Glycine riboswitch aptamer from a marine eukaryotic metagenome, 79 nucleotides, folded computationally.
Its Rfam family is "Glycine riboswitch aptamer". The family is grouped with related families in Rfam's "Glycine riboswitch clan".
RNA sequence: UAUCAGAAGAGACCAAUGCCCUGUCAUUUGGCGCCGAAGGAGCAACUACCCGGAAUCUCUCAGGCAAAGCGGACUGGUA
Numbered sequence: 001u002a003u004c005a006g007a008a009g010a011g012a013c014c015a016a017u018g019c020c021c022u023g024u025c026a027u028u029u030g031g032c033g034c035c036g037a038a039g040g041a042g043c044a045a046c047u048a049c050c051c052g053g054a055a056u057c058u059c060u061c062a063g064g065c066a067a068a069g070c071g072g073a074c075u076g077g078u079a
Base pairs, nucleotide, nucleotide: 001079002078003077004076005075006074011032013031014030015029016028017026018025033065034064035063039061040059041058042057046053047052
C1' cells in the first nucleotide's frame, strides 16, 4: 500500500415547500439543538534545537445526527 473482518457517537427535532396528498419521503429552504473516529486546523508531553514536527487532546471549517445503506479513526488476519 492492497484486501478481508470487526468498528462508536449525536434530533424519526420544528416550520415551510415539493411530491404518489401520504408518510417512517426529499442530495429542497429556513431555524434551533447536538456528535467526532474521514479530512482539516490549534496546541501538549516529547522531539528538534534555525525554521519546525507532533495525539484517540482541543476546535468543529468540512463531514455527520431513526433504522438500513454509505462512510469511518483504529484493531486483527493475509499479501

The coordinates come from a structure-prediction model, not an experiment, and the mean pLDDT is 79. The model forms 84% of the base pairs in the Rfam consensus.